Small-subunit ribosomal RNA, 3' major domain from a metagenome, 476 nucleotides, folded computationally.
[in-house]
Context: one part of a larger RNA
């Protein structure tokens, strides 16, 4: 000067309480430990690895592992020499790579010597390598944290390391801002300026309205209007401005108007640093190694295995609920190698077809929970659905290993779950369905949207993390 203390003082934060709700038990799903394997490819490891790289392993993908092949090579580029247009189609042999045949084809300039372009072969400079090393590197990325801290200059103090400022009384969500002081000022960071949302005004009307008018086969359908909703551009609007009261100030409590009140809610934005965190397998890159192989290229398999353990997460055990029937009401995206109505066919997964749509116009698209009427009356059941036997259905050369889904029949554990543990303070939790990426198919996963909509918070002794100030230390 800083680290630490089962040391003291203030002070936060779903940290504790105080409430809802889960995990921990069952059954699947995924992950990862561990065994196994020819392989079970690699990384990630307290929090901050474990539904993570993977936003999607049947083949590819792929990096593993058996077998086959190749050797300037699958991609890329200079040279010399040397063949032959380049390429198409067939057949043979094979697991295929690929190796052999046959037919076609006959390109450009040309001084007719050859040159180009492209392809084979031969040598040679050289490629490649997801091979090692994140403890040699850039670059992003995680966490401490969206926590209020980190620092300069120039002046003063100290022999010096350093100190002052940045301590101190108040206040803030904030080293916010006031007061004060040997300090005065700056910087990065806080805030603010940026982006959705909440209120309006204006612009602007192929959505949207019977609001008016008129027609209507009754659907904004048509005709006609942009008033309203709505879209998206542009502006206003909130400042402690105003009141009252507290204060030296700065704030602080309350109130009025106000859609909104004191940061209005949310999102992006992450200082100096730490932890030799993480990533040589996104990508770059130092050095080392391989160089008929650690490089490439095929088919199969394998990354999907299973005596167990663990994290995440679906789905239940049920009357606030299961079956049926009717009936309402979103937000957001997505679409031409797509979205695909209507209609018909099939219980049904689907199919047949092929209107409209490069989309506020057409489609995915029927949200679901809810509501209304009915049934079932506490049973392992008309709860729950693994699980396994038939019989399809789509994608895709292809579904044995190893996809989804649909029907018939089967109907297993489970009756609310121990020790411990997790998340959540308002449109939140807990609940209910929409889309999208990724994708030929594959979603209990992610990321987005909506709709229903709670409880509880006295309070800061304790557990956990963090900031300031001060102590003590044999640590640095």
């Nucleotide at each position: 000067u800083g680290a630490c203390g089962g040391g003291g003082g203030c002070c936060c934060g779903c940290a504790c309480a105080a409430g809802c709700g889960g995990u921990g038990g069952a059954g699947c799903a995924u992950g990862u430990g561990g065994u196994u394997u020819a392989a079970u490819u690699c990384g990630a490891a307290g929090c901050a690895a474990c539904g993570c790289g993977a936003a999607g392993a049947a083949c590819c993908u792929u990096a593993c592992c058996u077998g086959g092949g190749c050797u300037u090579g699958a991609a890329c580029c200079g040279c010399a020499c040397u063949u032959g247009a380049a390429g198409a189609u067939c057949g043979c042999a094979g697991g295929g790579a690929u190796g052999u045949g046959a037919u076609u084809g006959g390109c450009c300039c040309u001084u007719c010597g050859g040159g180009g372009a492209c392809a084979g072969g031969u040598g040679u400079a050289g490629a490649g390598g997801u091979g090692c090393u994140g403890c040699a590197u850039g670059g992003c990325u995680g966490u401490c944290g969206u926590c209020a801290g980190c620092u300069c200059g120039u002046g003063u103090c100290g022999u010096g390391a350093g100190a002052u400022g940045u301590u101190g009384g108040g206040u803030u969500a904030a080293g916010u801002c006031c007061c004060g002081c040997a300090a005065c000022g700056a910087g990065c960071g806080c805030a603010a300026c940026c982006c959705c949302u909440g209120c309006u005004u204006u612009u602007a009307g192929u959505u949207g309205c019977c609001a008016u008018c008129a027609g209507u086969u009754c659907g904004g359908c048509u005709g006609g209007g942009c008033a309203c909703u709505c879209u998206a551009g542009a502006g206003g609007g909130a400042c402690u401005g105003c009141c009252u009261g507290g204060g030296c100030a700065a704030c602080c409590a309350g109130g009025a108007g106000g859609a909104a009140g004191g940061c209005g809610g949310g999102g992006a934005u992450g200082a100096c640093g730490u932890c030799a965190a993480g990533u040589c397998c996104u990508c770059a890159u130092g050095g080392c190694c391989c160089u008929u192989a650690u490089g490439u290229c095929c088919a199969g398999g394998g990354c999907u295995a299973c005596a167990c353990a663990c994290g995440u997460g679906c789905u239940a055990c049920a009357a606030u609920g299961g079956g049926c029937g009717g009936u309402a009401c979103a937000a957001a995206g997505u679409g031409a190698c797509g979205c695909g109505a209507g209609a018909c066919c099939g219980c049904g997964a689907g199919g047949u077809g092929g209107a409209g749509c490069a989309a506020a116009u057409c489609a995915c698209a029927u949200a679901a929970a809810a509501c209304c009427g009915u049934u079932c009356u506490c049973a392992g059941u008309c709860c729950g659905g693994a699980u396994u036997g038939g019989a399809g259905u789509c994608u895709g050369c292809a579904a044995c290993u190893c996809g989804a889904c649909u029907c018939c029949a089967u109907g297993a554990a489970g009756u609310u779950g121990g020790a411990a543990u997790c998340g959540c303070u308002a449109g939140u939790a807990a609940u209910c369905g929409a889309a999208g990426a990724u994708c030929a198919g594959c979603a209990c996963g992610c990321u987005u949207c909506g709709g229903u909509g709670a409880a509880u918070a006295c309070g800061u002794u304790c557990c956990c993390g963090g900031g300031c100030c001060u102590u003590g230390u044999a640590c640095a």
Rfam family: Bacterial small subunit ribosomal RNA. Its mean pLDDT, the model's own confidence on a scale to 100, is 85.